Overview:
This is a predicted structure of an 895-nucleotide part of an RNA (large-subunit ribosomal RNA, domain II) from Nemertopsis cf. bivittata EZ-2019. Rfam family: Eukaryotic large subunit ribosomal RNA. A reference for the family is Yusupov et al. (2001), "Crystal structure of the ribosome at 5.5 A resolution", Science. The family is grouped with related families in Rfam's "LSU clan". The RNAcentral record of the full RNA draws on ENA and SILVA. Its mean pLDDT, the model's own confidence on a scale to 100, is 80.
Context: one part of a larger RNA
RNA sequence: GUCGGUGGCGAGUUGGUCGGCAAUCCACCCGACCCGUCUUGAAACACGGACCAAGGAGUCUAACAUGUGCGCGAGUCGCAGGGCUCUACGAAACCCGAAGGCGUAAUGAAAGUAAAGGUCGGUCUUGCAUCGACUUAGGCGAGAUCUAGUGUCCCCGAGGCAUUAGCGCAUCGCCGGCCCGUCUUAGUCUCGACGUAGACGAGGCGGAGCACGAGCGUACACGUUGGGACCCGAAAGAUGGUGAACUAUGCUUGAGUAGGACGAAGCCAGAGGAAACUCUGGUGGAGGUCCGUAGCGAUUCUGACGUGCAAAUCGAUCGUCAAACUUGAGUAUAGGGGCGAAAGACUAAUCGAACCAUCUAGUAGCUGGUUCCCUCCGAAGUUUCCCUCAGGAUAGCUGGCGCUCAUUUGCUAAGCAGUUUUAUCCGGUAAAGCGAAUGAUCAGAGGCCUUGGGGUCGAAACGACCUCAACCUAUUCUCAAACUUUUAAUGGGUAAGAAGUCAGACUUGCCUAAGCGAAGUCUGGCGUACGAAUGCGAGUGCCCAGUGGGCCACUUUUGGUAAGCAGAACUGGCGCUGUGGGAUGAACCAAACGUCUGGUUAAGGUGCCCAACGAUGACGCUCAUCGGAAACCAUAAAAGGUGUUGGUCGAUAUAGACAGCAGGACGGUGGCCAUGGAAGUCGGAAUCCGCUAAGGAGUGUGUAACAACUCACCUGCCGAAUCAACUAGCCCUGAAAAUGGAUGGCGCUGGAGCGUCGGACCUAUACCAGACCGUCGGGAUAUUGUCGCGCUUCGUCGCGGUAAACUACGUCCCGACGAGUAGGAGGGCGCUGCGGUGAGCGCAGAAGCUUAGGGCGUAGGCCCGGGUGGAGCCGCCGCGGGUGCAGAUCUUGGU
Numbered sequence: 001g002u003c004g005g006u007g008g009c010g011a012g013u014u015g016g017u018c019g020g021c022a023a024u025c026c027a028c029c030c031g032a033c034c035c036g037u038c039u040u041g042a043a044a045c046a047c048g049g050a051c052c053a054a055g056g057a058g059u060c061u062a063a064c065a066u067g068u069g070c071g072c073g074a075g076u077c078g079c080a081g082g083g084c085u086c087u088a089c090g091a092a093a094c095c096c097g098a099a100g101g102c103g104u105a106a107u108g109a110a111a112g113u114a115a116a117g118g119u120c121g122g123u124c125u126u127g128c129a130u131c132g133a134c135u136u137a138g139g140c141g142a143g144a145u146c147u148a149g150u151g152u153c154c155c156c157g158a159g160g161c162a163u164u165a166g167c168g169c170a171u172c173g174c175c176g177g178c179c180c181g182u183c184u185u186a187g188u189c190u191c192g193a194c195g196u197a198g199a200c201g202a203g204g205c206g207g208a209g210c211a212c213g214a215g216c217g218u219a220c221a222c223g224u225u226g227g228g229a230c231c232c233g234a235a236a237g238a239u240g241g242u243g244a245a246c247u248a249u250g251c252u253u254g255a256g257u258a259g260g261a262c263g264a265a266g267c268c269a270g271a272g273g274a275a276a277c278u279c280u281g282g283u284g285g286a287g288g289u290c291c292g293u294a295g296c297g298a299u300u301c302u303g304a305c306g307u308g309c310a311a312a313u314c315g316a317u318c319g320u321c322a323a324a325c326u327u328g329a330g331u332a333u334a335g336g337g338g339c340g341a342a343a344g345a346c347u348a349a350u351c352g353a354a355c356c357a358u359c360u361a362g363u364a365g366c367u368g369g370u371u372c373c374c375u376c377c378g379a380a381g382u383u384u385c386c387c388u389c390a391g392g393a394u395a396g397c398u399g400g401c402g403c404u405c406a407u408u409u410g411c412u413a414a415g416c417a418g419u420u421u422u423a424u425c426c427g428g429u430a431a432a433g434c435g436a437a438u439g440a441u442c443a444g445a446g447g448c449c450u451u452g453g454g455g456u457c458g459a460a461a462c463g464a465c466c467u468c469a470a471c472c473u474a475u476u477c478u479c480a481a482a483c484u485u486u487u488a489a490u491g492g493g494u495a496a497g498a499a500g501u502c503a504g505a506c507u508u509g510c511c512u513a514a515g516c517g518a519a520g521u522c523u524g525g526c527g528u529a530c531g532a533a534u535g536c537g538a539g540u541g542c543c544c545a546g547u548g549g550g551c552c553a554c555u556u557u558u559g560g561u562a563a564g565c566a567g568a569a570c571u572g573g574c575g576c577u578g579u580g581g582g583a584u585g586a587a588c589c590a591a592a593c594g595u596c597u598g599g600u601u602a603a604g605g606u607g608c609c610c611a612a613c614g615a616u617g618a619c620g621c622u623c624a625u626c627g628g629a630a631a632c633c634a635u636a637a638a639a640g641g642u643g644u645u646g647g648u649c650g651a652u653a654u655a656g657a658c659a660g661c662a663g664g665a666c667g668g669u670g671g672c673c674a675u676g677g678a679a680g681u682c683g684g685a686a687u688c689c690g691c692u693a694a695g696g697a698g699u700g701u702g703u704a705a706c707a708a709c710u711c712a713c714c715u716g717c718c719g720a721a722u723c724a725a726c727u728a729g730c731c732c733u734g735a736a737a738a739u740g741g742a743u744g745g746c747g748c749u750g751g752a753g754c755g756u757c758g759g760a761c762c763u764a765u766a767c768c769a770g771a772c773c774g775u776c777g778g779g780a781u782a783u784u785g786u787c788g789c790g791c792u793u794c795g796u797c798g799c800g801g802u803a804a805a806c807u808a809c810g811u812c813c814c815g816a817c818g819a820g821u822a823g824g825a826g827g828g829c830g831c832u833g834c835g836g837u838g839a840g841c842g843c844a845g846a847a848g849c850u851u852a853g854g855g856c857g858u859a860g861g862c863c864c865g866g867g868u869g870g871a872g873c874c875g876c877c878g879c880g881g882g883u884g885c886a887g888a889u890c891u892u893g894g895u
Stems, first nucleotide, its partner, number of pairs: 034049004050895006058370001060227005066221007075102003081096003106113002117135007124127001138175005146166008177210002179207007187200004191195001230369002233366001237359006248333009259291003262287001266283007295320003300316002303314002335351001337347002372828006382395001384393003396547002399543007415536003419533002421496006431486001432484002438480003443475001445473003450470008500526009510517001550574004555569005579590003594772007604762003607746003613759001617757005628748001639733003643730006650723003660717005666690003672684002696711001700709002773818009784803007829884001831881008840873002848868004853864004
């Protein structure tokens, strides 16, 4: 060196097996209406929304207010200017600094004036005087902390706890003082001038003052205001221009307009006539004349077309057609202006005021929209005012930032309370009352006088009598928001002590006859078991959003015939709120919610849908050819029923009822009146007697009137209960509407219906227990030990070594709580640029795009692997923003 063997490691590939995660598809079960928006209330037959990408809305600035950080501080800031450096940043930074701003003094309209008391002593003019000395900002109360003493405990420490005393911060309350203004002055003083003068003093009132400073500058946050002012959006207004190629009208100058009809004037001829003139026949060719072509127009089909041939056309029909005709070119008139045979027509597809540009990002109390996450708290629709009623301001309700105390080793201070108790005031509703007032009101009774009406006797009488009212008296019936003697319940105020109470002294210009009273000041005693219960930590300041359409329910209540109507009160809800139940459902019943597991219930249920009695539950009621079936609540009434079941009350019945069958149902008499007639029975008034077991001067049918039949009533057969009225349970009638239809459906009948009861069971995000997450609160835990040296004022201090400790925004332990729209606050995620930092990442592959690969986080999002790609990119600490989309009939592009 080569070859071979054996052993180890082993990229990569393929296959098998196991586990985890993700995604896609399929099936089944449970729940489940479409988002955004305005709204009391939206799944709405309310509006926006086909889909995708990119863009897209609270910004910047000035001023002010508040809070916080930082710098300096009776100051502070520094852009007149200068100096020093210097161009990446840098027009920065640094140094000096006149003036100026704010502050350091207020007050007054201003001239102006302008912040000190106390104690002691002296003097004499004894005054609220003056002089001197000392002291430095008054007094009382509440006050954290601190200091000292005493007691007690133990881990003996410069300790803890309790208690007493002292000095008492900040701040707060009360009293006193000072400055400015103003008023009074009866006090004192001044004078060239004696005045409606001035000064001082004293007292009352006003001040955004003093009372030994606290500000200035800067940064950030939030708020307010001015600016386009969160974004989009008018109808309007103003200024300056451009247009009469369309069209309106005038003027100038050109052009154009078959054929026919009617037949004016004038003229000619003839006839007639005395004449004037007339008649006849022609000729002639007038006319805002006629028919009608071109042209110009546009009536009807309400034809065609109606993403057209066309942002006004086509067809047929129609109007006019020698003129106020049609038309070319030129010219004139211009925007509050023109022009108009007038329609507000036309003025370039625009006209009840053209178009273009600018002011202009005009304004909008109105509509629409307004972009990432989690955590904590959490409303209002009410008061007052407003040219206020679709809006604001103001107070209320909310949040944030605190601050001052308290609490802690022990059960507790002080204070507080949607509560109770005790005490004491307030009230005039409910009720009651009307033989009490006021007002209304029913009925009789008694009664004189008096008053009025009617009447009898009487000539008449304020004579007698009768009567109707009024009136009086004692009763009686019924009432009142604007009546009340009486008078609740609920309710409202105050009090339940230390800022108290008792005693003494002092002050006073008030008051008293008075050292009387009243008010105030000082000192001391009482003494926390402190003066009912229960519960809870309290107090205080600054800034500030949203809201200012409300709605529902029990009860009370006003208007209204009533209302799912309108308006109030109290409380609770919905709004802002899910969950279980009421089939369904804003508000009803139950109950309020972190993520899970187990157990137990509420309301409501337990035939099946559908969890639970698959009970041999209890006792009644009910049969519906329209049964019934659960508060709010989704209708049914008056009236009726010999359906059935109870009840109340009154009758009948072995001296034989009721019902059934059978017999009788007579005589006076055809009662009287009335009637055409009326004999029991059209009608009226009466309604007896006899015989009887019983039979109405008659209950119905019937007759012209009679007759006949029947009933009441009596009897026979039969042999035991029967009849009426009222009442209330279920059931039935009453009970008719338009798509087919709703106890929620099926269905259910000794119920699966209705009523009264007992038991068991089912299940909510409620209650109980446990685990975890978050928030809030509380507690524990860090500079000392040891050795050496030095200064020593002998207490300690300094230096060095060593041990321990070093995210204290940390770590550990305990407890309570967790709903939420508008809105507030805190902490985070993501995008982009800059300054630092990571001896960061990257052609051995950055960003971007992509991915049925793996993972982390509650989430916003993040990390890794694979593919693609081909040159840049990221973490952390800071700074700055044109920084996050589903909506705006959003913009642009695409499908």